Bacterial RNase P class A from a Planctomycetales bacterium, 407 nucleotides, folded computationally. It was read from a public genome assembly, where an Rfam model found it. The source organism's lineage runs through Bacteria, Pseudomonadati, Planctomycetota, Planctomycetia and Planctomycetales.
[in-house]
RNA sequence: GGAGUGGAUCAGGCGGUCGCUCUAGGAAACCGCCGCGAGAGCGGCGGUUUCCUGGGGAGGAAAGUCCGGGCUCCAGGAACCAGGGUGGUGGGCAACGCCCACCGGGGGUGACCCCAGGGAAAGUGCCACAGAGAACAGACCGCCCCGUGGUGUCCGAGCGAAAGCGAGGUCUACUGCGGGGCAAGGGUGAAACGGUGCGGUAAGAGCGCACCGCCGGCGCGGCGACGCGCCGGGCACGGCAAACCCCACCCGGUGCAAGCGCAAGUAUCCCCCUCUGCGUGGUUCCCGCGUCGCGGGGGGAUGGUCGCGCGCACGAGCCGGCGGGCGACCGCCGGCCCAGAGGAAUGGCCGCCUCCGGGGCCGCAAGGUCCCGAAGACAGAACCCGGCUUACCGAUCCAGUCCCCCA
Numbered sequence: 001g002g003a004g005u006g007g008a009u010c011a012g013g014c015g016g017u018c019g020c021u022c023u024a025g026g027a028a029a030c031c032g033c034c035g036c037g038a039g040a041g042c043g044g045c046g047g048u049u050u051c052c053u054g055g056g057g058a059g060g061a062a063a064g065u066c067c068g069g070g071c072u073c074c075a076g077g078a079a080c081c082a083g084g085g086u087g088g089u090g091g092g093c094a095a096c097g098c099c100c101a102c103c104g105g106g107g108g109u110g111a112c113c114c115c116a117g118g119g120a121a122a123g124u125g126c127c128a129c130a131g132a133g134a135a136c137a138g139a140c141c142g143c144c145c146c147g148u149g150g151u152g153u154c155c156g157a158g159c160g161a162a163a164g165c166g167a168g169g170u171c172u173a174c175u176g177c178g179g180g181g182c183a184a185g186g187g188u189g190a191a192a193c194g195g196u197g198c199g200g201u202a203a204g205a206g207c208g209c210a211c212c213g214c215c216g217g218c219g220c221g222g223c224g225a226c227g228c229g230c231c232g233g234g235c236a237c238g239g240c241a242a243a244c245c246c247c248a249c250c251c252g253g254u255g256c257a258a259g260c261g262c263a264a265g266u267a268u269c270c271c272c273c274u275c276u277g278c279g280u281g282g283u284u285c286c287c288g289c290g291u292c293g294c295g296g297g298g299g300g301a302u303g304g305u306c307g308c309g310c311g312c313a314c315g316a317g318c319c320g321g322c323g324g325g326c327g328a329c330c331g332c333c334g335g336c337c338c339a340g341a342g343g344a345a346u347g348g349c350c351g352c353c354u355c356c357g358g359g360g361c362c363g364c365a366a367g368g369u370c371c372c373g374a375a376g377a378c379a380g381a382a383c384c385c386g387g388c389u390u391a392c393c394g395a396u397c398c399a400g401u402c403c404c405c406c407a
Stems, first nucleotide, its partner, number of pairs: 001403003005399006012353007020057017059378001063389002066387005071255001073253002083251005088102005103117001104115004118246002123244002125240003140186002142182010152171001154169002158165002194212006213235001214233008259310004268301007279294005317336008356373007
């Protein structure tokens, strides 16, 4: 200098101006209640609106709503079953499918990364296509042996004057057919009944041997997953459990529209007044009076709609220091208070600076300076918290790794 790995932090700053929301204090207006007053009115308390002053006001993911918990109400004696989930070991945590450390397997030269990582010698099931054969397997090509033909080489009885014909024999040759052996090599496949090598054999084969793998036993180390060593066994046991299943452990349901409180209107019921302010019905046919009811006025009860309030912002909280632990994390001490909307606020514009992008000039370079563009990514809390996952313009810091160059 280049490439790459793991982790952490930030997510523009300052000012002006116009707004939004919550909140503390103050003022004014209006409303309600209480007290005083003969009254006008005054005082106190509470509420609403407006104004003034001060303070707080999104995120690392507020997102997806995937997992876990707090909290809430409902159900419930416990346990089992059903159903769902998790799955190496040991820890952390309120809990988890999260995190840490380690083990085993896989990838990378390496820093480091990935794993849904219990059980397939309990049972059932599946293994497409291709292929001869896919699970107590198989022989297509191939290799080897035997038999029997053909061609070829060589020998050659015999016949013939010769050319030649030629029974038969021979072989490290080629080849057809038939019988048998083999599973080494080729080929198919995701997978072919241990691997490599030597011996062995007609050719081969755990057939024999060595090493590796596997199985069983023992010993040692480790809390454990597991590791190491020794002995024995030629190997018996293919893969799939994000197929059923078996084993171990965990899980009651419901989600702040949970759950409560206050309570217009309306409906129902009760009480009082009225029925000589009006209407209307019953009280044997009519009238009057009386009385009761509907209606009307006032008050109250019940449940609860609109609406308002609580839940709801002090919490597994944040910051700093010290201590314990490899670490996740835990303990102690000190300090701090840090969004609460409800069609849903947290914003718009302007100026300067910085980051960033492009260009010019100076300089060997580092860099300096000027001009132009310009904050431009993903994204917006809704009961709260711990995780995971996904999205993201860029900037900075820390610790390792590999390669090249120079001294």
Its Rfam family is "Bacterial RNase P class A". The family's RNA type in Rfam is ribozyme.